[in-house]
This record gives sequence, C1' cells and structure tokens, in this order.
RNA sequence: UCAGCAGGCCGGGUGAUCGCCCCGAUCUCGAUCGGGGAGGAAGGUCCGAGCUCCUCCGGGCAGCGCGCUGGGUAACACCCAGGCUCCGGCGGCGCAAGUCGCCGGGGACGGAAAGUGGCACAGAAACAUACCGUCCUUCCUCGGAAGGAUAAGGGCGAAAUGGUGGGGUAAGAGCCCACCGGCCCCGAUGCGAAUCGGGGGCCGGCUAAACCCCGCGCGGAGCAAGGCCAAAUAGGAGGGUGUUAAGGGUGCCCGGCCCAAACUCUCGGGUUGGCCGCUUGAGGCCUCGAGUAAUCGGGGUCCUAGAUUGAUGAUCACCCCCCGACCCGUCGGGGACAGAACUCGGCCUACAGGCCUGCUGAGCUC
RNA sequence: GCCCCCAUAGCUCAGAUGAAUAGAGCGGCCCCGUUGCGAGGGGACAGGCCGUCGGUUUAAAUCCGACUGGGGGCA
Repeated sequence: UCAGCAGGCCGGGUGAUCGCCCCGAUCUCGAUCGGGGAGGAAGGUCCGAGCUCCUCCGGGCAGCGCGCUGGGUAACACCCAGGCUCCGGCGGCGCAAGUCGCCGGGGACGGAAAGUGGCACAGAAACAUACCGUCCUUCCUCGGAAGGAUAAGGGCGAAAUGGUGGGGUAAGAGCCCACCGGCCCCGAUGCGAAUCGGGGGCCGGCUAAACCCCGCGCGGAGCAAGGCCAAAUAGGAGGGUGUUAAGGGUGCCCGGCCCAAACUCUCGGGUUGGCCGCUUGAGGCCUCGAGUAAUCGGGGUCCUAGAUUGAUGAUCACCCCCCGACCCGUCGGGGACAGAACUCGGCCUACAGGCCUGCUGAGCUC
Repeated sequence: GCCCCCAUAGCUCAGAUGAAUAGAGCGGCCCCGUUGCGAGGGGACAGGCCGUCGGUUUAAAUCCGACUGGGGGCA
C1' cells in the first nucleotide's frame, strides 16, 4: 500500500432569499421580533415495559410463552461473561477406533433411563427381529430338509443392537482383556453450567420447532386507551335491576302475576368540532469511581419536534464526494435507505459513499 | 396509528394430524360426434420449485422464524 474478516462511527457543510409547523414576548389585535423543528433505523409491529380503562375481592383449572450456567436490567425472547457442543481449516499422537492443540464461525442448548405416539419406501426385522451367510445336532433319496445357536460377515435403509485391536469359541458374542466413546457411583475443584481423578462391563436407536413431564413467567384491551366541553337527537328493538306510599290490566277488595314509568346495559340511529392526555424522560452530554464486561453509583451541565389531512421544504451561490467527457481546468449529471404521531428498552429488516480500530494474508521500501 | 387474517395448476378451492406421483371442479389440449361450429361423450393428456429466504427433522405444502404481497376490523 492492497485484499479479506470482525467491531465502532459519520451519513453532505456554510451563507442568502422565499415558504410551512410549534413556543414565547410586544403592541396599534394581526402583524412584528426572538427561539426551536426527523432518524440510525423515525420502518416491520416481532418481544419487553411505563401509562390509561375494564373486571373493580381472592384463588385455581385451562391456555400461552420462555428454557445450559452466572450476572445486568423496570422488564424481556435483549445484553455481558463463562461452560458444553457442532462445523470448517492447519498441525501433533495412535495400527486403528479416536484424541489433543491453535485459528475462524455457528448453536430455540432442561428431560427420550417418567409415560404415550410416530419412524414412509426399502428391508427378515424399525424395537425385540434370523433373509442370506456361519456353526452344531438329527434325518435321509448325499444333496438337501428340520431343529437349535449366532448380530462377527453380506444385503436394505436416514437410522440395525457401543467402536478398534487381540484373546477366546463348534461358530460367535463385553464372553474376557487393553485402549477409545457413553452411562452410573464416589471424591476433589468451582456460586454454578461443568471439569478433573478413581471405581463399576453398567452399554438396543431417532424424534419433545410431536403430545407430554419438570422449572419459571403471564388477567384483558390498547392513546381510535381514557377524561372534559360543545354540538346533535328520536322514537325503536332486546336484556337486566326493581315491586316500596303514589300509574294501568286481571269485574270489585287483598295477595300474586303482567304491563307501563324509573335506573341501567347492548344493538341500531344521529353528531362528527374543540381541549386535556402530549412530551422532562428507566432523558442526552461531560467527568470521577466500582466492575473482566454488560451495567451501576456520585458530581456537573443542557432542555432538544409535537402536527391532526398531518410542518420539517424550495431556489441560488461557494465548498466537499462520486461518475462521464474533452481543449486538462472546465463543462454536464448525481449525493443512499428512508421519513416522527403516547413514550421508552431491545430485536429484525433496508442503506450510495466515507472514516477509525483490531486480526489475518500478500506486495514494496528502509 | 392500533389489532387480526390470507397466499396451493390459467381461475375457484381441498389437502395443514409431517412420509402423496400434492388432488377436485371450471378452463386448455387430443379423439369421437357434425356438412361445419356448438352441445354431448371419451382420454392412464398437459399444466405446480405449495409467495420468498432460512431453520428443526432421516423426511416440510404441513412445524418454527424473518421478509414480500394482498385483505379485513377498531374513534
């Protein structure tokens, strides 16, 4: 210097003129002056909260979500640190199975040794199974038949009864031994996930992003929440409360019943204007301290959009970056993704171009 | 703004409980029929990466996630 990977940051600048939205001040009350005016994602609405209303007393079932461990946090499916595991590359050891180290990347990572279900096709057999083969016994027509043993070999499959090597055996087999992998028990270390050491032949799969079991969490709706004012109106349909001294019906009286009235809910109809909620908040920046870190604590400082058909723009000049052309310093074109709508914390997705840091590789110079 | 739902053949829909060659009707094509066209009849004729990408699984239209496109409701 270039390339790749990872992480972080910026994402046109200045001035003038004309406009738009909000706030404040002034007065002659509709003008003037001053101040402020998009983002890292404002996006998707995928999680978690604040806030508001409903139920307005509590609990459970069902349902839903999450799931290695520890920490952070208001909370989380987020973040940090650690563990284990998988994949790729390089190297070491070993006959092999396998294992160790380094570098890079991924993991929705509790339980399949609680129970239930599923495992197509192929295959004898997909969870208890002998098709071929091997071995033994018996029989005979001497080439087979029957019975038994065997998961070492063949074949099928995504998956076939731990693996490699040896002993052993009629042939075989953890049947026995050594090593490797797993499971269980004991001890040590660690807060823990786990790791290390020792012992036991204890050794038939996969699937829980299938039901399920275990642990933890969750009431529902969402600012078009909700409250107030104004405007509008009309009765109607259905339900509930209530029966008291006062309405009507049941011929009269009492009781009872029904209806009406009253209150209330739902549907339907009408009105569709304004104000609050509304922007100061788990807030930004600087600094000191604690912590490996996420983050937390102390101090200082700042106020930084609030529209409701929805403002945040346009033009010009100079500069910056990119592309093209040539007369080589001029001309022409372009400057991503996208745009607040109650507010935060995350995740995910989109993004021209540029800058910084670290690691790896290559080249050049000293 | 908020909350839901859907996407399978040219069209309208099944299949969603994981194992299919993914079906049905209409339409298209071929044959019969007719002088010809149509109606009608026959066809073991065609036509699908199941909206896209990724994951779980031996196996995905189906289960899970992220996107894309479309539809509906709420003052």

Two RNAs folded together computationally: RNase P RNA and transfer RNA, 441 nucleotides in total.
Rfam match: Bacterial RNase P class A.